[in-house]
This record gives sequence, structure tokens and C1' cells, in this order.
RNA sequence: ACCGAUAAAGGCAAACCCGCUGAAAGGCGGGGUCGCAAAACCACCGGUCUAAGGGCAAACAGCCUACGACAGCGGGGCUACCGAAG
Repeated sequence: ACCGAUAAAGGCAAACCCGCUGAAAGGCGGGGUCGCAAAACCACCGGUCUAAGGGCAAACAGCCUACGACAGCGGGGCUACCGAAG
């Protein structure tokens, strides 16, 4: 350094509930604890979600669209605690 133990110390927190926020997806705070060895951080690539604005439309129908999101979907980048075995 790779790696990741029925190790130690600690960390994070899905669903769900409450509050705030946002057009929505979602985000933030509190509770909660399914899980997680990067479930820290970064939208670079793929993917997924939303569609305010814009476009198509007779239309307040419907469809398309990210400049909005998701890092707990995969890949990649970057930084980090601990130290059994190999």
C1' cells in the first nucleotide's frame, strides 16, 4: 500500500412520523434504525426521478425538454479512523 476481522474506539442513518422549505423531484432539522468500511466529499460518465420555465397543442388534456435533483443505483475522482489474517 492493497485488504477488511463475530476486534476495539467511535461514526453515519433506509422506511416511517413531526416541523420547515421547494412547482415538483428533493433538501434541511428532530425522532427513528433497515442497513453501511467510505452510507465522508465531487454530478465527470452511464442511469434514475421531477418538469417550474420553455416547446408542441384548440386546450387549464396530453407529450417533449434540466439550466432542478439522486453520491444509500453503478462506474470514476478525491480525502480519511482502526489494524486481525493474508

This is a predicted structure of an 86-nucleotide RNA (c-di-GMP-I-GGC riboswitch aptamer) from an uncultured Woeseiaceae bacterium. The prediction has a mean pLDDT of 90. It was read from a public genome assembly, where an Rfam model found it.